[in-house]
């Protein structure tokens, strides 16, 4: 000296859903942001749960732990930009196996 799994950093890939309507400001006219309204999306985050295991109890019943890209849509998002689960490559760390 092999370098699994994992962690960190950089670069890249990365879906979905109204450039919705009204007010107001500004503008050549829009958009963003502000206020109000209706409609949608799920892949930041958040919340919920199956099997299984388990406590009290021995059936039964009542609890506990318990995953997600599933479900919910609080938050976030619905032209571009930003963001974006996940993933690829490179580098560094750790060091299972040999």
């Nucleotide at each position: 000296a092999u370098g699994a799994c994992g962690a960190u950093a950089a670069a890249g890939g990365g879906a979905g859903a109204g450039c919705c309507c009204g007010c107001a400001u500004a503008u050549a006219a829009a958009g963003a942001a502000g206020c109000g309204g209706c409609g949608c999306c799920g892949a930041a985050g958040g919340a919920g749960c199956a099997a299984a295991c388990u406590g009290c109890a021995g059936c039964a019943g009542c609890g506990g732990u318990g995953a997600a890209u599933c479900u919910c849509u609080c938050a976030g998002g619905c032209a571009a930009a930003c963001a974006g689960a996940c993933u690829u490559u490179u580098a560094u760390c750790c060091g299972a196996c040999g």